[in-house]
A computed fold for a 488-nucleotide part of an RNA from an uncultured bacterium, annotated as small-subunit ribosomal RNA, 3' major domain.
Context: one part of a larger RNA
RNA sequence: UGACGGGGACCCGCACAAGCGGUGGAACAUGUGGUUUAAUUCGAUGCAACGCGAAGAACCUUACCUGGGCUUGACAUGUUCAUGAAAACUCUGUGAAAGCAGAGCCAUCUGCGAGCUUGCUCAAAGACAUGAUCACAGGUGGUCCAUGGCUGUCGUCAGCUCGUGUCGUGAGAUGUUUGGUUAAGUCCAGCAACGAGCGCAACCCCUUUCCUUAGUUGCCAGCACAUUAUGUUGGGGACUCUAAGGAUACUGCCUGGGAUAACCAGGAGAGAGGUGGGGAUGAUGUCAAGUCAGUAUGUCCCUUAUGUCCAGGGCUACACACGUGUUACAAUGGCUAGUACAAAGGGUUGCCAACCCGCGAGGGGGAGCCAAUCCCAAAAAACUAGCCCCAGUUCAGAUUGGAGUCUGCAACUCGACUCCAUGCAGGAGGAAUCGCUAGUAAUCGUGGAUCCGCACGCCACGGUGAAUAUGUUCCCGGGUCUUGUACA
Numbered sequence: 001u002g003a004c005g006g007g008g009a010c011c012c013g014c015a016c017a018a019g020c021g022g023u024g025g026a027a028c029a030u031g032u033g034g035u036u037u038a039a040u041u042c043g044a045u046g047c048a049a050c051g052c053g054a055a056g057a058a059c060c061u062u063a064c065c066u067g068g069g070c071u072u073g074a075c076a077u078g079u080u081c082a083u084g085a086a087a088a089c090u091c092u093g094u095g096a097a098a099g100c101a102g103a104g105c106c107a108u109c110u111g112c113g114a115g116c117u118u119g120c121u122c123a124a125a126g127a128c129a130u131g132a133u134c135a136c137a138g139g140u141g142g143u144c145c146a147u148g149g150c151u152g153u154c155g156u157c158a159g160c161u162c163g164u165g166u167c168g169u170g171a172g173a174u175g176u177u178u179g180g181u182u183a184a185g186u187c188c189a190g191c192a193a194c195g196a197g198c199g200c201a202a203c204c205c206c207u208u209u210c211c212u213u214a215g216u217u218g219c220c221a222g223c224a225c226a227u228u229a230u231g232u233u234g235g236g237g238a239c240u241c242u243a244a245g246g247a248u249a250c251u252g253c254c255u256g257g258g259a260u261a262a263c264c265a266g267g268a269g270a271g272a273g274g275u276g277g278g279g280a281u282g283a284u285g286u287c288a289a290g291u292c293a294g295u296a297u298g299u300c301c302c303u304u305a306u307g308u309c310c311a312g313g314g315c316u317a318c319a320c321a322c323g324u325g326u327u328a329c330a331a332u333g334g335c336u337a338g339u340a341c342a343a344a345g346g347g348u349u350g351c352c353a354a355c356c357c358g359c360g361a362g363g364g365g366g367a368g369c370c371a372a373u374c375c376c377a378a379a380a381a382a383c384u385a386g387c388c389c390c391a392g393u394u395c396a397g398a399u400u401g402g403a404g405u406c407u408g409c410a411a412c413u414c415g416a417c418u419c420c421a422u423g424c425a426g427g428a429g430g431a432a433u434c435g436c437u438a439g440u441a442a443u444c445g446u447g448g449a450u451c452c453g454c455a456c457g458c459c460a461c462g463g464u465g466a467a468u469a470u471g472u473u474c475c476c477g478g479g480u481c482u483u484g485u486a487c488a
Base pairs, nucleotide, nucleotide: 001488002487003485004484005483007482008481009480010479011478012477013476015472016471019436020435021434022433023432026327027326028325029324030323031322032321033320034318035317042053043052064313065312066311067310068309069308070307073136077135078134080132081131082130083129084128089104090103091102092101093100094099108127109126110125113122114121115120116119138302139301141300142299143298147296149291150290151289152287154285159198160197161196162195163194164193165174166173167172178189179188180187204279205278206277207276209247210246211245212244213243214242215241219236220235223234224233250273253267254266255265256264257263329429333388334387335386336385337384338383345376346375347374350369351368355364356363357362395426400421401420402419403418404417405416406415442464443463444462445461446460447459448458
């Protein structure tokens, strides 16, 4: 100087407390451990692995296993030699395919020159292609404890440093400590310090209010026209909205407190008030943290195989254990019928309307749309009316049988969905444990990426919309100062 303390003081955080809803019990989905297996590919392992890499394993993917093939190779560049064709295309045999064997078709292009029958032949060399040869290719083989890059984490915590000066023999200290204050090393005051840098804040984006400009595909107040009806039409720019530019908030004003400071409490006005709300933004460093399987890369290893092609299987197994979720256990509910109100997205190998068929998944059909125009598209919870009457039920839906639909070469292993039947467990979940402070929790539906198909996951969107916070004694994590130390 640090680190540590079941030392002290001060402070903060959904850290506790106060509340609301869960997990832990059930069934299922999914990941992991374990076990099994020819293989169940590999990685991730306290917080910070476990719906994680994987934004989608039937084949492919695929790295694993079994079997069948290839060996300059599936892919790249070059050397030397050979051929003028080869490749492509068509076909045959064998085969599970890959491959192997063979046949047909084709008889290339440029032309230094030469011969002549002047439009033909020969032809060095080159292009191109194949075969052979040698260099090499190739490796999701090892090592993130050899590395780059990227990422997680403490932590959006308020810290981490430097120059000059001063102090100390020195390691170092000071500044950065102290008194206030703040979300903040934020600011004020003081001070052997004076300044500065990386962080904080602000500058950026979205949202909340207003103004200006612009009105098509958006809008429709007023004026017309038409219709059973609808911005459908003439028209209009007022409004909504769209999208570009601006304005507004700064403790600016008032009162009180405070040291006449920083700042704090209250008030006015305001769409918004003290960082308005949310996002992006992650200092010096820590964990030899994670990743050689995203890519790059040192080194080691394989080279008729640890490379490569193919078929089938596996990654989907199942006594069990754990994590994360979904659906429930019902009456604030279930079922039936009717009737409203979103936002944000996507669409040409696409989204697919009207209409018809089917109980339905879906099929037929074909209009429109490269989209503020058309389509996906029905928002759902909510509301209105009726039935159920506390029961393993008109709760709950697992499982199984049968019949189907769709995608796709192909749904046996191993897809999703529909209909009929079946109707398991489940009576609110022990010890323990998680999230959340406001348009939040809870609850309700909607869209998207991936994608032939497949979503209870992920990412985004809006609808309805709470309770509680006296407080900091305690648990956990963090910050500052101080103290002790057989620690470095």

Overview:
Rfam family: Bacterial small subunit ribosomal RNA. The RNAcentral record of the full RNA draws on ENA and SILVA.